About this RNA:
Model confidence (mean pLDDT): 75 of 100. A computed fold for a 341-nucleotide RNA from Pelomonas sp. CA6, annotated as Bacterial RNase P class A. The gene name in the source record is rnpB. It matches the Rfam family "Bacterial RNase P class A". Rfam describes the family as follows. Ribonuclease P (RNase P) is a ubiquitous endoribonuclease, found in archaea, bacteria and eukarya as well as chloroplasts and mitochondria. By type it is a ribozyme.
[in-house]
RNA sequence: GAAGCAAGCCAGACCGCCGCUGGUGCAAGCGUGGAAACACCGCACUGGAGGAAGGUCCGGACUGCAUAGAGCGGCGUAGCAGCCAACGGCUGUCCGGCGUGAGCCGAGGAUCAGAGCAACAGAGACGAGUCGCCGCGGGCCCCAGGUCCGCGGCGGGUGAAACGGGCAAUCUCUACGCGCAGCAACACCAAGUAGGCCAGCGAUGAUGCGGCUCGCAGAGCUGGCGGGUAGGUGGCAUUGAGCCGGGCAGCGAUGUCCGGCCCAGAGGAAUGGCGGUCACGGCCCGGGCCCCGCAAGGGGUCCGGGCCGCACAGAAUCCGGCCUAUCGGCUUGCUUCACUC
Numbered sequence: 001g002a003a004g005c006a007a008g009c010c011a012g013a014c015c016g017c018c019g020c021u022g023g024u025g026c027a028a029g030c031g032u033g034g035a036a037a038c039a040c041c042g043c044a045c046u047g048g049a050g051g052a053a054g055g056u057c058c059g060g061a062c063u064g065c066a067u068a069g070a071g072c073g074g075c076g077u078a079g080c081a082g083c084c085a086a087c088g089g090c091u092g093u094c095c096g097g098c099g100u101g102a103g104c105c106g107a108g109g110a111u112c113a114g115a116g117c118a119a120c121a122g123a124g125a126c127g128a129g130u131c132g133c134c135g136c137g138g139g140c141c142c143c144a145g146g147u148c149c150g151c152g153g154c155g156g157g158u159g160a161a162a163c164g165g166g167c168a169a170u171c172u173c174u175a176c177g178c179g180c181a182g183c184a185a186c187a188c189c190a191a192g193u194a195g196g197c198c199a200g201c202g203a204u205g206a207u208g209c210g211g212c213u214c215g216c217a218g219a220g221c222u223g224g225c226g227g228g229u230a231g232g233u234g235g236c237a238u239u240g241a242g243c244c245g246g247g248c249a250g251c252g253a254u255g256u257c258c259g260g261c262c263c264a265g266a267g268g269a270a271u272g273g274c275g276g277u278c279a280c281g282g283c284c285c286g287g288g289c290c291c292c293g294c295a296a297g298g299g300g301u302c303c304g305g306g307c308c309g310c311a312c313a314g315a316a317u318c319c320g321g322c323c324u325a326u327c328g329g330c331u332u333g334c335u336u337c338a339c340u341c
Base pairs, nucleotide, nucleotide: 001337002336003335004334005333006332007331008330009329010328012278013277014276015275016274017273018272020048021047022046023045024044025043026042029041031040032039033038050312054323055322057321058320059319060318061317062182063181064180065179069214070213071212072211074178075177076176077175078174079093080092081091082090083089094108095106096105097104098103109173110172114171115170116167117166130156131155132154133153134152135151136150137149138148139147140146141145186234187233188232189231196225197224198223199222200221201220207217208216209215242261243260244259245258246257247256248255249254280309281308282307283306284305285304286303287302288301289300290299291298292297
């Protein structure tokens, strides 16, 4: 210098003006909307998207159903050891595969329980059996022999595989785990998912516990008519498996201790728009220098100017992962090859 491997980071910066939204403080008519519950209105200060907020694929928190219980069924996972709240995640390591290498990948328990499956070729493919030769026994004939049947052995041919194996990403077995539903959960407030009429079923147990049985709770349930409702608050966002820095233990995932910090919260859904300066990338124009070329022209680099662009993508109960998308750029460590000292 070229080509790679691994880990990590950024995702334009600053200023001005005008907006949206959460919080806090002050102020405020007791004003506006509404039946009510409740919501809204001014000013100041301050917070306001991501590494994936995404897909909703796993795992949890939380909530309800019985403090979630038993059996069957069903689903998931799979070397070994560990981490974690938990996991199908992560770490270390063994084995196997790929790569010259740094490294990367692996649905990697069991085929001495049982079943199932295997294209083409081949006589035969999971059941046994074809051709040739040899041996033994038996039957028949034209009897030194031939032929047929049975048993045993060897060999050829086909094929990935021929009484010896393979496949468990086929059922199955083993071990372990999983009850079901999800914030449109759920709770509370509010005249109203109400109240009313008719029919059927129901303590000889309806109905609920989201497959079935048990078990538990237990008085309503289903259908029709007619009428209306779907509003508000909490859950919910400043205390968390939280973030940042450092020490210690550990190969590591991670744990622990100390110090510091508080960091979005809507409910048709805020996080934006305009202008300026600078940075980055692309294209175009002009000029200087260098290289190739007879020339026309082409290439490199520097300076100045103009235009355009700045990816993927937008929180919706929260958290840990996985996967997928992503213009461009940066840092660190390592590998291979070439050259120079």